[in-house]
RNA sequence: GGGUCCAUAGUUUAGUGGUAGAACAGCGGUCUCCAAAACCGCUAGUCCAGGUUCGAUUCCUGGUGGGCCCG
Numbered sequence: 001g002g003g004u005c006c007a008u009a010g011u012u013u014a015g016u017g018g019u020a021g022a023a024c025a026g027c028g029g030u031c032u033c034c035a036a037a038a039c040c041g042c043u044a045g046u047c048c049a050g051g052u053u054c055g056a057u058u059c060c061u062g063g064u065g066g067g068c069c070c071g
Base pairs, nucleotide, nucleotide: 001070002069003068004067005066006065007064010024011023012022013021018054026042027041028040029039030038047063048062049061050060051059
C1' cells in the first nucleotide's frame, strides 16, 4: 500500500428498516444475630459525521479505532 471483518450498558453479547433485549457487575429491598448465597426491584448503551427513507443500531459514503490475510 491492497483485501476482508468488527465497533450496541462498566464487561460479554442478541437485535439486518418500525422508537434496543439478556447475562454478569453496580445500587436498593426481603431473608439472617451478622455476612454470603437465594429471591424481588432499579440504574445504565447503538464509535463519529453526512446521505437515502415517512422512519436508520440496521442500508450507502467518508472518517476514527481494532482483528486477520496478502505484499

Predicted 3D model of a 71-nucleotide RNA (transfer RNA) from a bacterium. Its mean pLDDT, the model's own confidence on a scale to 100, is 84. The sequence was found in a public genome assembly. Its Rfam family is "tRNA". Rfam's curators write: Transfer RNA (tRNA) molecules are approximately 80 nucleotides in length.